[in-house]
Molecule: transfer RNA
Organism: Candidatus Omnitrophota bacterium
């Protein structure tokens, strides 16, 4: 150099025939307990790697950039 998958919450990952984003640990409250742990309920946390096009409307579709995976030369 070509080629293909990836990139969403602190971590692990869902969400595609485009219509205002979600689980489970993690954390924080309350509840139980003599205390813990464990359980139950709650609550906070991301505008989807970034930049531009299409669109009434994009995490989803088009290009271009980085970054990481893996092949091939």
């Nucleotide at each position: 150099g070509c080629u293909g998958g990836c990139g969403u919450a602190g971590c692990u990952c869902a969400g595609u025939u485009g219509g205002u984003a979600g689980a489970g640990c993690a954390g924080c409250g309350c509840a139980u307990u003599c205390g813990u742990a464990a359980u139950g309920c709650g609550c906070a946390g991301g505008c989807c790697a970034c930049c531009a096009g299409u669109u009434c409307a994009a995490c989803c579709c088009u290009g271009g950039u980085c970054g990481c995976c893996a092949g091939c030369u």